[in-house]
This is a predicted structure of a 71-nucleotide RNA (transfer RNA) from a Patescibacteria group bacterium.
């Protein structure tokens, strides 16, 4: 330099253009003599910008970052 794959709560992982969900973790409460286990509730995310659309995590353009391959 060229080609390909990828980027979603703190972590992992779903969502075929129509309310962004689950698990673990964390916080609060319950339970317990205390802690843990267990139960209930809660906080928390779509890599940046632009476009298409009534509506975009999803489709298009472009930038950034990571990985793989070729030279």
């Nucleotide at each position: 330099u060229c080609g390909g794959a990828g980027g979603u709560c703190g972590u992992c992982u779903a969502a075929u253009g129509g309310u962004a969900g689950g698990a673990c973790a964390c916080u609060a409460g319950g339970u317990u003599c205390u802690g843990g286990c267990c139960c209930u509730a809660g906080u928390a995310a779509u890599u940046g910008g632009g476009g298409u659309u009534c509506g975009a995590a999803u489709c298009c353009c472009u930038g950034c970052c990571u990985c793989c391959g070729a030279g």
It matches the Rfam family "tRNA". Rfam describes the family as follows. Transfer RNA (tRNA) molecules are approximately 80 nucleotides in length. The organism belongs to Bacteria candidate phyla, within Bacteria. The prediction has a mean pLDDT of 80. The sequence is in RNAcentral, with records from ENA.